[in-house]
This record gives sequence, C1' cells and structure tokens, in this order.
RNA sequence: UGAUAGAGGUUGCAUUUUUCAUCAGUAGAAAUUUGGAUGUGGCAGGCACAGAAGAAGAAUUUUGAAAGGGGAAAAUGCCGAAAGGAAAAACAGCCUGUUUGUUUUUGCCUUGGGCAUACAGUUAAGAGCUGUAUGACUGUCAUCGGAUCGAUGGGGCGCUAUCAGA
Repeated sequence: UGAUAGAGGUUGCAUUUUUCAUCAGUAGAAAUUUGGAUGUGGCAGGCACAGAAGAAGAAUUUUGAAAGGGGAAAAUGCCGAAAGGAAAAACAGCCUGUUUGUUUUUGCCUUGGGCAUACAGUUAAGAGCUGUAUGACUGUCAUCGGAUCGAUGGGGCGCUAUCAGA
C1' cells in the first nucleotide's frame, strides 16, 4: 500500500409485514334551519368548474374515514450501518411562474454510538423525527501516569486481526 474477515449495542442502524392505540367523533358526506352572492383548484395571473333550481358563513341532527408519525412482534439486509445539509435532474398537483413534497445522482460537506436536558423546526401531539449546544455513559486509538485503573486529546477515508507486496 492492497485484499479479506471482524468489533462497538441486548434501545447499534435501516427496510418490510402483521397487530394495537392515537390521529378523531376530526376531515368529508347527508338532512333541516338561517344567510343572500360568491366559492373551489397550495400562492399569483390565466383557464376551468360549482352557484338565485341558493355560494361563502353559522346552528342542529345523522353518518363518518384515511395518510403520515408511534408501541409490540416477526422477518430481511447490514456496521457510513445510517442521518442531515448543499447542488443537479425527474415527477406531482389544469397552463405559466413560484412554493412545497417525493424519488434519483454527486466519498461535495458534517456526524464514532446511543441516552438525557435546553432552544429552534416539523407534526394533531408534552409522542416521535431533524438541527445546534451542554452533560454524563460507552467503544476505539494515541500520549502520560501512581498502570486489570485513571487523566488528556483525536476520529469511522477510523480501529482490530490475517494474508500479500514494497
């Protein structure tokens, strides 16, 4: 230097399926009453549709979800597993622009790992997720020491083991 194989944790990481609660008596639908001209397609312009055979709004009654996220179990793939940011492309919603979301690509940048707390964002949500900061814990390497432990510091393009080459 290259190749191969491993380790961190019983809350390692991600995906899928099943089930449970939540979402929520919410959105929507129907009927009646009131109301009396606007309303819908994320936003703007256009366009289209609905509307005096009664729009928006309001009240009562009946009916009534789903997605996303979460808990548990099982299976699968793994140890930059994965997550986030940035850029580019494609798709989505009527057309254009814009915004948002999804997917893909780029060793372009950051993060060893989980947890707790605070703030911010997201979300129906005191759950969860994401980002930043702090804290102890844990794994690994280096240095030092009073050396089965402790202190300080570093990061995964790292660390350990084996093989091959120089």